This is a predicted structure of a 72-nucleotide RNA (transfer RNA) from a Minisyncoccota bacterium. NCBI's taxonomy places the organism under Bacteria, Bacillati, Minisyncoccota. It matches the Rfam family "tRNA". By type it is a transfer RNA. The prediction has a mean pLDDT of 82.
[in-house]
């Protein structure tokens, strides 16, 4: 060159085209303890960019980029 698949919290993975994007894990704080660790409670934290479809897009469509696999 040409085909196909992925991309969501720091990590792992969910989410019929429609509820405040959800949990698990680290992670802050607090309570617990002499101190710690477990443990309980609250807390920030995320849809890879760019335009399209729609009343409504993480979700479908183009196209970029990035990773991965076939074929030549």
């Nucleotide at each position: 060159g040409c085909c196909c698949c992925u991309a969501u919290a720091g990590u792992u993975c969910a989410a019929c085209g429609g509820a405040u994007a959800g949990a698990a894990u680290g992670c802050u704080a607090g309570c617990c303890u002499u101190c710690g660790a477990a443990g309980c409670u609250a807390g920030a934290g995320a849809u890879g960019g760019c335009g399209g479809u729609u009343c409504g897009a993480a979700u479908c469509c183009g196209u970029c980029u990035a990773g991965g696999g076939g074929c030549g």